[in-house]
RNA sequence: GCCUUCAUAGUUUAAUGGAUAGAACGCAGGUUUGCGGUAUCUGUAAUCCAGGUUCGAUUCCUGGUGAGGGCA
Numbered sequence: 001g002c003c004u005u006c007a008u009a010g011u012u013u014a015a016u017g018g019a020u021a022g023a024a025c026g027c028a029g030g031u032u033u034g035c036g037g038u039a040u041c042u043g044u045a046a047u048c049c050a051g052g053u054u055c056g057a058u059u060c061c062u063g064g065u066g067a068g069g070g071c072a
Base pairs, nucleotide, nucleotide: 001071002070003069004068005067006066007065010025011024012023013022018055026044027043028042029041030040031039048064049063050062051061052060
């Protein structure tokens, strides 16, 4: 340099072009307990960036950024 895969809560991840973007762990609070843990209930917080297509984009297209793999 070329090709290719990936980027979603703090972390691991799900989502046919139409859901309030779902879950687990975590974190905060309540109940429980002599205290803590366990259990249970509630809450918390996310689509890498800029454009385009579309009535509608996490999803499709283009460019960029970052990470992985292959070729030279």
Notes: This is a predicted structure of a 72-nucleotide RNA (transfer RNA) from a Candidatus Parcubacteria bacterium. RNAcentral holds the sequence, with entries from ENA. It matches the Rfam family "tRNA". Its mean pLDDT, the model's own confidence on a scale to 100, is 81.